[in-house]
């Protein structure tokens, strides 16, 4: 490090437009966009706690939300246990 298996958190059950399914209809259910509100543990960035082969590097769980994300499903930093 890299591969399987497991565990794995926060945060709108927001509004409005559109499209679309189902339905007589009323409504309901996805999905896009916009708009305001919120999370930090993909990932990016930033400061320097630490750390080193030491005056030169590495550098986070801090900080920042640029992406990312706020049912769920997926992702998921980080522990563990195996294999290489």
């Nucleotide at each position: 490090c890299g591969c399987g298996c497991g565990g794995g958190a926060g945060a709108g059950c927001g509004c409005g437009g559109c499209g679309g399914g189902u339905g007589a209809a009323g409504a309901u259910c996805c999905g896009c966009c916009g708009c305001c509100g919120c999370c930090g543990a993909a990932g990016g960035a930033g400061c320097a706690a630490c750390c080193g082969c030491c005056c030169c590097g590495g550098a986070a769980u801090c900080u920042c939300u640029c992406a990312g994300g706020c049912c769920a499903a997926g992702g998921g930093a980080c522990c563990g246990c195996g294999c290489g």
Predicted 3D model of an 84-nucleotide RNA (Glycine riboswitch aptamer) from uncultured Allosphingosinicella sp. NCBI's taxonomy places the organism under Bacteria, Pseudomonadota, Alphaproteobacteria, Sphingomonadales, Allosphingosinicella. Its Rfam family is "Glycine riboswitch aptamer". Gene Ontology term of the family: glycine biosynthetic process. Of the family's consensus pairs, 90% are formed in the model.